[in-house]
């Protein structure tokens, strides 16, 4: 070195999670046979030697899935390492979207308040200030209106106890005559009505009225000084206050980006490592 037989490790992988930690189901990804379409190419399905168990987890402990069967070439196939590299986590940037939050910024809506630059209105037919008059306001009086009572002035008004005259009748008288009176008739008080001219007398949310007196912050008017500003309706500024969305800032959650760590399949690559027994 070769041959023959046998064994061990193999018999899909890899991530995040889950665990003190290992593996495994599950989940996510890559994927081999196979299987359908198609002429290709291309797609689309499958998902790792068989059963059993497992997310409300199952096994296990550095030999880190069990039991059970099966294959099984000691290297193109096992281990261990570098490379490439889908993918998958971690951080940390800037976006974009959804939500929360209301403390501060901006934006804006509304009220007040300032201020006169825009516009407006008002002023040389004279502003602003200053000085003075009135008038609004109080009291008193007058006057005049009004209401109201009363008076006047009118009607009406008493069986009898109110008047006049007082028929008839009545009493007195001898008569003359004389009393007293009732009814009509006339009046007349009280009351009861009218009437509002005139008188008194009260009152008043009366009153373009006279007069005297007081008051006068403020409006309104008048006059005299004065000589150009006054107002602040809107616009802009400013300052305050109140609302409301929105946008900035902060939480958060989510998504593609980028960057840098970490593992790391699948084809491929390159180092290195790993048994027995018998014969030649």
């Nucleotide at each position: 070195u070769c041959g023959u037989g046998c064994u061990a490790a193999a018999c899909g992988g890899g991530g995040a999670g889950c665990u003190a930690g290992c593996g495994g189901u599950g989940c996510c990804u890559c994927g081999a046979a196979c299987c359908c379409u198609u002429c290709a190419c291309a797609g689309g399905g499958g998902g790792a030697c068989c059963c059993g168990c497992a997310a409300u987890c199952c096994g296990c402990u550095a030999u880190a899935g069990c039991g059970g069967g099966g294959u099984g070439u000691a290297a193109u196939u096992c281990c261990u390492u570098u490379c490439c590299a889908a993918g998958g986590g971690g951080c940390c940037g800037a976006c974009g979207u959804g939500u929360c939050c209301a403390a501060g910024c901006g934006a804006u809506g509304c009220u007040c308040g300032u201020c006169a630059a825009g516009u407006g209105g008002u002023a040389g037919u004279g502003a602003a200030a200053g000085c003075u008059g009135g008038g609004u306001c109080c009291g008193a009086c007058g006057c005049a209106g009004c209401a109201a009572a009363a008076g006047c002035c009118u009607g009406u008004g008493a069986a009898c106890c109110c008047c006049g005259c007082c028929a008839g009748a009545g009493c007195c008288g001898g008569a003359a005559g004389g009393c007293a009176g009732c009814a009509a008739c006339g009046g007349u008080a009280a009351g009861c009505g009218g009437u509002c001219a005139c008188u008194u007398u009260u009152g008043g949310g009366u009153g373009c009225c006279g007069c005297c007196g007081g008051g006068u912050c403020g409006c309104c008017u008048g006059g005299c000084u004065g000589g150009a500003g006054c107002c602040g309706g809107c616009u802009a500024g400013c300052g305050a206050g109140u609302g409301u969305u929105c946008g900035c800032c902060g939480g958060u959650a989510u998504g593609a980006c980028g960057g840098u760590u970490u593992c790391g399949a699948c084809c491929g690559a390159g180092a290195g490592g790993u048994g027995c027994a018998c014969g030649a």